This is a predicted structure of a 1452-nucleotide RNA (small-subunit ribosomal RNA) from an uncultured prokaryote.
[in-house]
RNA sequence: GAUGAACGCUAGCGGCAGGCUUAACACAUGCAAGUCGAGGGGUAACAGGGAAGCUUGCUUUCGCUGACGACCGGCGCACGGGUGCGUAACACGUAUACAACUUACCUUUAACUGGGGCAUAGCCCGAAGAAAUUCGGAUUAAUACCCCAUAACAAUGAGAGAUCGCAUGAUUUUUCAUUUAAAGCUCCGGCGGUUAAAGAUGGGUAUGCGGUCUAUUAGCUUGUUGGUGAGGUAACGGCUCACCAAGGCUACGAUGUCUAGGGGGUCUGAGAGGAUGAUCCCCCACACUGGUACUGAGACACGGACCAGACUCCUACGGGAGGCAGCAGUAAGGAAUAUUGGUCAAUGGACGAAAGUCUGAACCAGCUAUGCCGCGUGCAGGAUGAAGGCCCUCUGGGUCGUAAACUGCUUUUGUAUGGGAAAAAACUUCCGCACGUGUGCGGAACUGAUGGUACCAUAAGAAUAAGGAUCGGCUAACUCCGUGCCAGCAGCCGCGGUAAUACGGAGGAUCCAAGCGUUAUCCGGAUUUAUUGGGUUUAAAGGGUGCGUAGGCGGAUUAUUAAGUCAGUGGUGAAAGUCUGCAGCUUAACUGUAGAAUUGCCAUUGAAACUAUUAAUCUUGAGUUCAGUUGAGGUGGGCGGAAUGUGUAGUGUAGCGGUGAAAUGCAUAGAUAUGACACAGAACGCCGAUUGCGAAGGCAGCUUACUAAGCCAUGAUUGACGCUGAGGCACGAAAGCGUGGGGAGCGAACAGGAUUAGAUACCCUGGUAGUCCACGCCGUAAACGAUGAUCACUCGCUGUCUGCGAUACACAGUAGGCGGCUGAGCGAAAGCAUUAAGUGAUCCACCUGGGGAGUACGAUCGCAAGGUUGAAACUCAAAGGAAUUGACGGGGGCCCGCACAAGCGGAGGAACAUGUGGUUUAAUUCGAUGAUACGCGAGGAACCUUACCUGGGCUUAAAUGUAGAUUGCAUAGAUGGGAAACUGGUCUUUCUUCGGACGGAUUGCAAGGUGCUGCAUGGUUGUCGUCAGCUCGUGCCGUGAGGUGUCGGGUUAAGUCCCAUAACGAGCGCAACCCUCAUCAUUAGUUGCCAGCGGAUAAUGCCGGGGACUCUAAUGAAACUGCCGGUGUAAACCGAGAGGAAGGUGGGGAUGACGUCAAGUCAGCACGGCCCUUAUGUCCAGGGCUACACACGUGUUACAAUGGUCGGUACAAAGGGCAGCUACCUGGCGACAGGAUGCUAAUCUCUAAAACCGAUCUCAGUUCGGAUCGAAGUCUGCAACUCGACUUCGUGAAGCUGGAUUCGCUAGUAAUCGCGCAUCAGCCUGUCGCGGUGAAUACGUUCCCGGGCCUUGUACACACCGCCCGUCACACCAUGGGAGUAGGUUGCUCCAGAAGUAGUUAGCCUAACCGCAAGGAGGGCGAUUACCACGGAGUGAUUCAUGACUGGGGUG
Repeated sequence: GAUGAACGCUAGCGGCAGGCUUAACACAUGCAAGUCGAGGGGUAACAGGGAAGCUUGCUUUCGCUGACGACCGGCGCACGGGUGCGUAACACGUAUACAACUUACCUUUAACUGGGGCAUAGCCCGAAGAAAUUCGGAUUAAUACCCCAUAACAAUGAGAGAUCGCAUGAUUUUUCAUUUAAAGCUCCGGCGGUUAAAGAUGGGUAUGCGGUCUAUUAGCUUGUUGGUGAGGUAACGGCUCACCAAGGCUACGAUGUCUAGGGGGUCUGAGAGGAUGAUCCCCCACACUGGUACUGAGACACGGACCAGACUCCUACGGGAGGCAGCAGUAAGGAAUAUUGGUCAAUGGACGAAAGUCUGAACCAGCUAUGCCGCGUGCAGGAUGAAGGCCCUCUGGGUCGUAAACUGCUUUUGUAUGGGAAAAAACUUCCGCACGUGUGCGGAACUGAUGGUACCAUAAGAAUAAGGAUCGGCUAACUCCGUGCCAGCAGCCGCGGUAAUACGGAGGAUCCAAGCGUUAUCCGGAUUUAUUGGGUUUAAAGGGUGCGUAGGCGGAUUAUUAAGUCAGUGGUGAAAGUCUGCAGCUUAACUGUAGAAUUGCCAUUGAAACUAUUAAUCUUGAGUUCAGUUGAGGUGGGCGGAAUGUGUAGUGUAGCGGUGAAAUGCAUAGAUAUGACACAGAACGCCGAUUGCGAAGGCAGCUUACUAAGCCAUGAUUGACGCUGAGGCACGAAAGCGUGGGGAGCGAACAGGAUUAGAUACCCUGGUAGUCCACGCCGUAAACGAUGAUCACUCGCUGUCUGCGAUACACAGUAGGCGGCUGAGCGAAAGCAUUAAGUGAUCCACCUGGGGAGUACGAUCGCAAGGUUGAAACUCAAAGGAAUUGACGGGGGCCCGCACAAGCGGAGGAACAUGUGGUUUAAUUCGAUGAUACGCGAGGAACCUUACCUGGGCUUAAAUGUAGAUUGCAUAGAUGGGAAACUGGUCUUUCUUCGGACGGAUUGCAAGGUGCUGCAUGGUUGUCGUCAGCUCGUGCCGUGAGGUGUCGGGUUAAGUCCCAUAACGAGCGCAACCCUCAUCAUUAGUUGCCAGCGGAUAAUGCCGGGGACUCUAAUGAAACUGCCGGUGUAAACCGAGAGGAAGGUGGGGAUGACGUCAAGUCAGCACGGCCCUUAUGUCCAGGGCUACACACGUGUUACAAUGGUCGGUACAAAGGGCAGCUACCUGGCGACAGGAUGCUAAUCUCUAAAACCGAUCUCAGUUCGGAUCGAAGUCUGCAACUCGACUUCGUGAAGCUGGAUUCGCUAGUAAUCGCGCAUCAGCCUGUCGCGGUGAAUACGUUCCCGGGCCUUGUACACACCGCCCGUCACACCAUGGGAGUAGGUUGCUCCAGAAGUAGUUAGCCUAACCGCAAGGAGGGCGAUUACCACGGAGUGAUUCAUGACUGGGGUG
């Protein structure tokens, strides 16, 4: 785009078309083929008329007239109408032929139309039967039937001649013989009838060509193929028969199976094609199923006959009737398809002289949005852009929207009233005219189903008239709400798991519009079967290889013919349809008319280039011969050495062998090892190679015989002999099979030992078949160059083998092979590239999404194993190729890190502290959970905190702002109740410049939430990781993703730097700039310092003073591989170098690239959405967060002598301090208390411990260790019960250095020792800081962990915590096998044989003719023979169902 459509929603009108695609299923009822009295006998009904009777409106009668039932006869019924069963066929289409035919009615021409006869329907009578119908008798007519006459240009036979053609032959002239016709009616005009010829029309037959599938159908055929003769037919013909011959068809697809009416056309497509065959036209076939003939011009006959069968109906059970695939209609089937309508008015048909009759053909109407076409549902104005809906960034804006309201206008359609067609021309009748008793012409009259329809006029009035689908992309059109992987959508991709433009609703929008969508089917897009117009290295696809048949294709020159080819002409290619012009319906659809086209077929006339044919010639393609040469080419025979194994006799002694390590195994009965001899079988080291040979498979010791091939050089020779090759034939690794040998080594199966969770494996020890030989099978391989064969052409470089040049260790040549690299070109790319995957030609093979499946069935080959050929159902939306970036690897290379190693000290064992899990609980609030949670949020839970629980209260609320009105009785204090919050009453109580301030209660607006979502977010943080990386611009490369830069060689802590370089530069990171510590200088000296000077004290920088020093705190200096030596191109590195306080980033800190983990946090804060609102908000008391069979993390204290206890002596830094730190004094054993002073701080104050010097303890559960518990206290605080810290006395638990495993640390570090701050009323073994003392070790980078760069493989990309294979279990689906079972179709053999036709004919019957008659001729019935339908029997083939059980497959 289309449809004979259907379904869903919706629907105003008209025109023109269409309308059982399914059950060729069954049919009630009505109609669809009759007509002619001018062929006939006649008169049942009707009408008219006559006559008779009388009851005066009835009866009877008369064929007299109009007419006419039934009957005889003629014509028609073979047309028209329906359907598509069958048919793969001369059925159809197209083009021819009939010298092989026929044709009623019609037209033309010619001739004739004489005589006679016998019957029979009907009618009448009788009989049988329920009926249908039948029988008998009598009588009768014809255009029914029969006989005779006449007759030819008719037919047949015989003969003669002429002309012509297309083979048999045709036409024509003529002679003779034989045979055969007719019907009447009449108004007398004619109408008919017979014969012959011709025409027209219709039909029959034959032939060429054309159009379906299947080879998992390869052979078919006996009247078959042909001939002769006969029969038969309208006619040719095996059409039929007798005889003879043995043919005919087939790979260019016979035969068989399945399917199917064919064509003009229709739909689609640019076309070529593909699909289709409704309506209309042509042809065919069929008429309940099968068979058969009759009649006839024509049928083997839709509304005729006979027979058989199935079905239905009637019946008196004896017997009968029927055929809608005609028009309506019914039932059924189905998703689905109409009225039991009107009229013969027109067109057409039958009959008739005609009037006319008949006509479900036809013309009309009805139903139906089934399609096409047309019209309408209003038009113009109208903004405060109304109300309302919807949306938003919400005091407002946007949109529906000029839309509505409102104003004006119009009236198609509809309604009402009125008018009102064309289609009608004829026939016929009448009149007139011409010819003349009829015909022709003119005029008049008559005739409309549709239909009072189309159309026209008038009237009122916007009045009577819009829906459907869609809105994620493809694809035009977007928002809100609801829902929450539910409900649902979906053509493909896909959407939906709490912010859905995808589901449902709403608003809006888009597209079509009386329709719109969905479904089904066809073509297109699809170059996705490729003729136009594809491919085969790796995506599907080159046969394993050769030889060769058919076929296809084929070198040069000349001539020939004209098959292909090209051109002209003629015929045909029906009409309709398509296209173009014009015309008619108001337009269009529709219709008419004219033209074009119809690409085809046939005939004919030409042309001769190309292909082809024929003839002749040529040498370059291809062969042959002569001379060389090469090689693991093939087959058979002979020979050889090394190794291995075995045997024999030695030497010799305890192991051998084997492995990652072992064991099984062998061995004191002497192995392994070692030398000698002998035997056996198999394979051939070095040479040996990117080598050589062969068609491929394949071929390797040496030699010999036979044999094949290639190559080169040069002549000669044949003269296209060529290339390819469907079928076919041959060869064809390994394994395997058969028969017979052989068997050393190796070695499936098997056994044992190991490994392992297991190990039917990998490893080891043995070992059968096999491997070897001969003969015969098999016929497959990643049979690979994953690349068919042949020919021609197309840049270069380089190696090698074999010839030739040519005598050659040299070489620029040439030919044939085998390789490597690289252009153009090709290719999706990888790549190929004179050995093409380039450019062309010829031939063959093969492919058409993945799976199912190289499976099933069938066929064929094979001894078997199995091979070859080779599907479908079903299922998926992918499967696949090449390349890219990552990630990963029990891949590779390089490098780094307290990563390992080397060390030191810990954890894991004990007790306790603390956090977590778990458990418990009314609650034990919440979060954090590998590394990257667990002394984490929390830098400090007795109340508070507090978020949790129990109980009691409040509801604009606990706080704040604003606005209004109001009030100083409020608040506050005292007081009652109460656990408190809260609540009750009573007493007391503002300021003022009078504006108000302040406060209370009250009202409105704004509340509040530690409720949810860290997977909606901001901010912030952890981690990889302080790892060295991550990117950009321009350029270049690539079709592209991308690459290059950033790689390579060095170097570094570093993508740090250097060199090289299709890259050149740049950015974020690194480094540096910042802080601090280490040195010095300058400046400045108070609260710090005190060397020198002075003063004072018991003593002290205490005082005067000083700035030297320390120190303080500001500014500078200093370090840069700068210098030297060495190595190196350089960067840089090395030198315990110099100098220096410091040396190679001097130590430490701050500083964290692009990103990753949907990492953490909605409970710090902020914030979207959701949720709660007398509660999930808020206030209060008490409790809980502190529980405790247990498990884990992080710590503290220890287990002791490098120690504990006691006494004595000394040295810091960094911080804090007024609700504070507190000197000093007094009291207390002590925690502390009571006094008192200084300090808002370099001024006062809080302050060391290890260490050192002595004493004691003496290896023990201790003078170690301090848990736990008891008692008494101190301090803080409203309050230490749950639940604080500290002190004193007493008590004195576990624990004697810690399993597997695991953590930190590389120097002022680890270890060890104390001190301080924050938080804080109080409370620290934690955190964050500070200083004191102060080590050991690093060979090194194999391994573990993490990371960086390069490279490689990948079927991974959620990225190895990936992907993914098979069995098993369950559910569903289709399918193969299957003892069989039930059908369809069909072959062969046989039985049987209705009706009918043909033949024969004993029997019976018999009008026409012959005969005087008997009888005959002829006919009929019957019988019989042949053919044959249905039916029956047997046996095969094929196909479709179904089947216990069973096999695999697919999906989940």

The prediction has a mean pLDDT of 83. It matches the Rfam family "Bacterial small subunit ribosomal RNA".